[in-house]
Context: one part of a larger RNA
Molecule: small-subunit ribosomal RNA, 3' major domain
Organism: Capsicum baccatum
RNA sequence: UGAUAGGGGCCCGCACCAGCGGUGUAUCAUGUGGUUUAAUUCGAUACAAAGCGAAGAAACUUACCAGGGCUUGACAUACCACGAAUCAUCUUGAAAGAGAGGGGUGCCUUCAGGAACACAGACACAGGUGGUGCAUGGCUGUCAUCAGCUCAUGCCGUAAGGUGUUGGGUUAAGUCCCACAAUGAGUGAAAACCCCAUGUUUAGUUACCAUCGUUGAGUUUGGAACCCUAAACAGACUGCCGGUGAUAAGUCAUAAGAAGGUGAGGAUGACAUCAAGUCAUCAUGCCCCUUAUGUCCUGGGCAACACACGUUCUACAAUGGCUGGGACAAAGGGUCGCGAUCCCACGAGGGUGAGCUAACCCCAAGAACCUAUCCUCAGUUCGGAUUGCAGGCUGCAACUCUCCUGUAUGAAACUGGAAUCGCUAGUAAUUUCCGGUCAUCCAUACAACAGUAAAUUCAUUCUCGGGACUUGUACA
Numbered sequence: 001u002g003a004u005a006g007g008g009g010c011c012c013g014c015a016c017c018a019g020c021g022g023u024g025u026a027u028c029a030u031g032u033g034g035u036u037u038a039a040u041u042c043g044a045u046a047c048a049a050a051g052c053g054a055a056g057a058a059a060c061u062u063a064c065c066a067g068g069g070c071u072u073g074a075c076a077u078a079c080c081a082c083g084a085a086u087c088a089u090c091u092u093g094a095a096a097g098a099g100a101g102g103g104g105u106g107c108c109u110u111c112a113g114g115a116a117c118a119c120a121g122a123c124a125c126a127g128g129u130g131g132u133g134c135a136u137g138g139c140u141g142u143c144a145u146c147a148g149c150u151c152a153u154g155c156c157g158u159a160a161g162g163u164g165u166u167g168g169g170u171u172a173a174g175u176c177c178c179a180c181a182a183u184g185a186g187u188g189a190a191a192a193c194c195c196c197a198u199g200u201u202u203a204g205u206u207a208c209c210a211u212c213g214u215u216g217a218g219u220u221u222g223g224a225a226c227c228c229u230a231a232a233c234a235g236a237c238u239g240c241c242g243g244u245g246a247u248a249a250g251u252c253a254u255a256a257g258a259a260g261g262u263g264a265g266g267a268u269g270a271c272a273u274c275a276a277g278u279c280a281u282c283a284u285g286c287c288c289c290u291u292a293u294g295u296c297c298u299g300g301g302c303a304a305c306a307c308a309c310g311u312u313c314u315a316c317a318a319u320g321g322c323u324g325g326g327a328c329a330a331a332g333g334g335u336c337g338c339g340a341u342c343c344c345a346c347g348a349g350g351g352u353g354a355g356c357u358a359a360c361c362c363c364a365a366g367a368a369c370c371u372a373u374c375c376u377c378a379g380u381u382c383g384g385a386u387u388g389c390a391g392g393c394u395g396c397a398a399c400u401c402u403c404c405u406g407u408a409u410g411a412a413a414c415u416g417g418a419a420u421c422g423c424u425a426g427u428a429a430u431u432u433c434c435g436g437u438c439a440u441c442c443a444u445a446c447a448a449c450a451g452u453a454a455a456u457u458c459a460u461u462c463u464c465g466g467g468a469c470u471u472g473u474a475c476a
Base pairs, nucleotide, nucleotide: 001476002475003473004472005471007470008469010467011466012465013464015460019423020422021421022420023419025315026314029311030310031309032308033307034305035304042053043052064300065299066298067297068296069295070294073125077124079121083117087102089100090099091098092097107114108113127289128288130287131286132285136283137282138278139277140276141274148187149186150185151184152183153182154163155162156161166179167178168177169176193266194265196263198234199233200232201231202230203229204228208223209222210221237260242252243251244250316416320375321374323372324371325370326369332363333362334361337356338355342351343350344349387408388407389406390405391404392403429452430451431450435446
């Protein structure tokens, strides 16, 4: 100087407490372990793996397995020979591929040839999701959005080092003030960036208002006040007043204000740590394979199932369930598309195909909510698993192995042991809606949007994690 202590005092954090709702019970979904298997491809494993890579495994994907093929190769650059490429037909085959005989020429041109393409050959080579993340780059997680990490000069010490960075206050903060053998500086913090909340100016279509008209979609005329859209600016700085403090930094309270003390949220992640993760995004050293660990195809597998664990969904009901009627969003997506209207069907859906490259048209209907009837505490008009039958869509194909509809069936579960998780306000809880991936979809996931809308915080004793100071230590 560090490390360490079931040492000390100080400070902070949904860390505890207070409170609300969960997980742990049940069924299903999904991931993992294990087992099984020809294969169940690989990776991720306390927090920081396990609805994770995967923003979507029927073929493809696909890396795995079985079988059938190829060997300069599916892909690239060079050499040589020959032919344009392309096209259609036949045989064989599960396909890949193998074989057969046809027709038939283009572009540029200095008429030598060339470009592109196909096939044969030889040799360099291609190729590898093969190994090593403990050889690496890049990217990422974590401590942690915690407040730290350092340097120059000076001074102290034989030196390692110290000082500065400590002390008294204060802050979300090594934030700021004061003191001080230190004086300054860098990085991180803050600010700067985006978005939301208020106003002004500019602009006014497809949006808004009025008018005409309509069942409705729409359309005529006028307007720029409002809503809104989208560009520029204003606004918040402890600025003002009072208390307190050391006359400081600050802190407390009031006013003004749309907003008040970091206004809310996001992006932003210091020096280091964990030989943390990734050679399967990519790149790459070395090693390994080269008629195979490369490559093409068909089928199967990644979906198995005594079990264990994680994360969700739906429930166990009356603050509820069924049915009828009624109301209110925001943010997105759309030409390989969204698809109105009308007709058919109980329905999934089918037919028709207006409009829209979108503030114009469409997806689109919001659901919790309000209102009215029934149900009256039951394994029920709760709950919906499972299974039978009949259909529909996508797609070459739906058996392994998709989704959806109708009808019938109607399982467990009556609030969950020990234990454990999230959350401090437009938050938790609850309710729908939209998007990406995508032919379809196993999405109850992920990511975003809005609606309704709480309770509690006495306080830091204890648990966990972190920061700085100090004490002990036979440790480095």